Small-subunit ribosomal RNA, 5' domain from an uncultured bacterium, 537 nucleotides, folded computationally. Its Rfam family is "Bacterial small subunit ribosomal RNA". RNAcentral holds the full RNA, with entries from ENA and SILVA. Model confidence (mean pLDDT): 84 of 100.
[in-house]
Context: one part of a larger RNA
């Protein structure tokens, strides 16, 4: 001088941040990732209305559930491991992925067999399952087309090196789907061929973004740790892998590291920064922000462009809960919130109005991301508690040398103001889109249609919040405390107490005149805070 602070005592307002540093301790309860009917089959009930009834109709192809396609690996939380290419930082990939997106090319034909939903019957306390039967697809299988691509083989270039680029060849493998809209003529009973526009599917390029590998250097302690190492350290052949390599695996050699600290112990998430300090340095790495690790322990794959997956799966393990005792369910280091430890750390709020994510053509739906509002003087900063006059000076208190001096213009008391708070009234700005609708021109078209694009009105969208701001009336009216007063150090004096009772940071004070303990009273400091106590310079 700082501080994710905490304790006393004290406490008006606002404006911006912050807020479990302990038990990476267990978690009641409720959200935290869903969408899409323009991908696809099914498909209700209330309530209306008709009708004596039976049962029709609407409710509605809605709500729902599945099948199927995207997201669900991102957005959020924690710092447990981790001394290591984790990370920072600067390189390489001639060893490599990449869904959505962006350009420009090339296609998009023609069959096929299931299945869940459903129905039937069963079994189970439940979770939840098993048989029979039907069904659809942008879901899954074949054929066919096959440029590119991969295999084969040959040439040519760039190179220290080809597994890279070009070019040749005969063969082999390998593609796909629809969907939702306008149309006049012409075919057609219709459906729709036919044209035409979107959205998609499939291939191979190229970008972009984002990733995966590897390599220099760089940052903690301990020699009371001195040797360590058998996939070890290298090499050949082979697996894997998106891709290089002992990354594995057979086989050979015997190697690799180490006093420039290996190995082994401890303690650590890393930076950008953030605090000190003239600087050099030193100390931390909350809050934002970027990487990395982890998601109840441990292990392990699956699916996917991408995981070894917090709110997925399987096995194991502790715990915790159901149970009909046979079997089952779970995982808050997400936002709230509970125990519980502890000197401590918040609301089981509102909204998706903005921004930003997902999904959808598209309305729109989901978002505890986020945006607000609450709580805490915990921080920072900004206003307030009035303001002028006012006495050779009140009362009172306290000192006195007993004249008197001090609080002290302070206060009564006379003008004056009305910040903030309270009441009363008006009252934002963040909203822009996106849709719809008109109208104008423009691109595609055959086309005054559909679709897309540019302009211009116009309808409509606020959690916050009746907030913030902004008038109004009223009255000094509702707002001061803390610590210190021997020296360091800034401010003196009474009484009390008598090495007692006490202070205290260091030095010391106190045993009858204490400025140093306790009380007045008078100074000084700082102020909505002012001390204490821990940390770090």
């Nucleotide at each position: 001088a700082a501080u994710c602070a905490a304790c006393g005592c004290u406490g008006g307002c606002g404006g911006c941040g912050u807020g479990c540093c302990u038990a990476a301790c267990a978690c009641a309860u409720g959200c935290a990732a869903g969408u899409c009917g323009a991908a696809c089959g099914c498909g209700a009930a209330a309530g209306c209305c008709c009708g004596c009834a039976a049962g029709g109709g609407u409710a509605a192809g809605u709500a729902g559930a599945g099948u199927g396609g995207c997201a669900a690996a991102c957005g959020g939380g924690u710092g447990a491991g981790u001394a290591a290419c984790a990370c920072g930082u600067g390189g390489g990939u001639g060893a490599c992925c990449u869904g959505c997106c962006u350009c420009a090319g090339a296609g998009u034909g023609g069959g096929g067999g299931a299945u869940a939903a459903c129905g039937a019957c069963c079994c189970g306390a439940a979770a939840g399952g098993g048989u029979c039967g039907c069904u659809a697809a942008u879901a899954c299988c074949g054929c066919a087309u096959a440029a590119c691509a991969u295999c084969c083989u040959g040439c040519c270039u760039u190179u220290g090196g080809a597994g890279a680029g070009g070019u040749g060849g005969a063969g082999a493998u390998c593609a796909a789907a629809g969907c939702c809209g306008g149309g006049g003529a012409u075919c057609g009973c219709a459906a729709g061929a036919c044209c035409u526009g979107g959205c998609g599917c499939u291939u191979g390029g190229a970008g972009a973004g984002g990733g995966g590998c590897c390599c220099g250097c760089g940052g903690c302690c301990g020699a009371u740790u001195a040797g360590c190492u058998a996939g070890u350290u290298g090499g050949u052949g082979a697996g894997g892998u998106a891709a290089u390599g002992g990354c594995u695996c057979a086989c050979c050699a015997a190697g690799g590291c180490a006093a420039c600290g290996a190995u082994c112990g401890g303690u650590a998430u890393c930076c950008g920064g953030c605090c000190u300090g003239a600087g050099a340095g030193g100390g931390c790495g909350g809050a934002c922000g970027g990487a990395c690790a982890c998601a109840c322990u441990g292990g392990g794959a699956c699916u996917g462009a991408g995981a070894c997956a917090c709110g997925g799966c399987c096995c194991a393990g502790a715990c915790u809960c159901c149970u009909a005792c046979g079997g089952g369910a779970g995982g808050c280091a997400g936002c709230a919130g509970u125990g519980g430890g502890g000197a401590a750390u918040u609301g089981u709020u509102c909204g998706c109005a903005a921004u930003g994510g997902g999904c959808g053509c598209a309305a729109g739906c989901c978002u505890g991301a986020c945006a607000a509002c609450g709580c805490a003087a915990c921080g920072c900063c900004g206003c307030g508690u009035g303001g002028a006059g006012g006495a050779u000076g009140a009362a009172g208190a306290u000192c006195u040398u007993c004249g008197g001096g001090u609080c002290g213009u302070a206060a009564a008391c006379u003008c004056c103001u009305u910040u903030c708070g309270a009441u009363c009234g008006g009252g934002a700005a963040g909203a822009a889109c996106g849709u719809u609708u008109u109208c104008g021109g423009g691109a595609u078209g055959a086309a005054u249609a559909a679709u897309c694009c540019c302009g211009a009105g116009a309808a409509g969208u606020g959690a916050c919040g009746g907030u913030a701001c902004c008038g109004a009336g009223a009255g000094a009216a509702g707002a001061a405390g803390c610590c210190c007063u021997g020296g360091c150090u800034a401010a003196c004096u009474c009484u009390g107490u008598g090495c007692c009772a006490g202070c205290a940071g260091c030095c010391g004070c106190g045993g009858u005149a204490a400025u140093a303990c306790a009380g007045g009273g008078g100074g000084g400091g700082c102020a909505a805070g002012c001390g204490u106590u821990g940390u770090u310079c």